[in-house]
RNA sequence: CCCCGUGGGAGAGACCGCCCCGUCGCGGGCGGCGCCGAAGGAGCAACCGCCCCGGAAACUCUCAGGCAUCCGGACCGCGGGGG
Numbered sequence: 001c002c003c004c005g006u007g008g009g010a011g012a013g014a015c016c017g018c019c020c021c022g023u024c025g026c027g028g029g030c031g032g033c034g035c036c037g038a039a040g041g042a043g044c045a046a047c048c049g050c051c052c053c054g055g056a057a058a059c060u061c062u063c064a065g066g067c068a069u070c071c072g073g074a075c076c077g078c079g080g081g082g083g
Base pairs, nucleotide, nucleotide: 001082002081003080004079005078006077007076008075013033015032016031017030018029019028020027034067035066036065040063041061042060043059047055048054049053
């Protein structure tokens, strides 16, 4: 540094319209407007380096992703494995 397991893990409409399902709960799909930044991606650049040139963010953008629960989730802790 990478992988696996495990615990924690924020933000933002349970919005509106149409359709489907039928287990009757609001589940799924499409469209619209409004929002979020912590998968990913991109940009500037603080900073760093072996200083030709490279690496570069939790900053910025919102393409993607996300906006009840679940899932996901940067990052952090613990355990194991590999280089």
The RNA shown here (Glycine riboswitch aptamer) has 83 nucleotides and comes from a soil metagenome.
It matches the Rfam family "Glycine riboswitch aptamer". Gene Ontology term of the family: glycine biosynthetic process.